RNA sequence: CCUCUCGUAGCUCAGCGGUUAGAGCAGAAAACUCAUAAUUUUAAGGUCCCUGGUUCGAAUCCAGGCGGGAGGA
Numbered sequence: 001c002c003u004c005u006c007g008u009a010g011c012u013c014a015g016c017g018g019u020u021a022g023a024g025c026a027g028a029a030a031a032c033u034c035a036u037a038a039u040u041u042u043a044a045g046g047u048c049c050c051u052g053g054u055u056c057g058a059a060u061c062c063a064g065g066c067g068g069g070a071g072g073a
Stems, first nucleotide, its partner, number of pairs: 001072007010025004018056001028042004049065005
């Protein structure tokens, strides 16, 4: 330098172009307990990497950029 691939919650990951972007774990609160753990319940937590484009509508499609990984020269 070229090609491919990935980027979504603190972490690991789901998510058909259309309803409110979800799950598990972690963290918080409550219940239970003499207390802790375990268990149960509840709520919170998101600029879907950035910029532009297509579309009535984009996390999703397209282009460029940024970052991680792999391969090639």
The RNA shown here (transfer RNA) has 73 nucleotides and comes from a Candidatus Pacearchaeota archaeon. Model confidence (mean pLDDT): 82 of 100.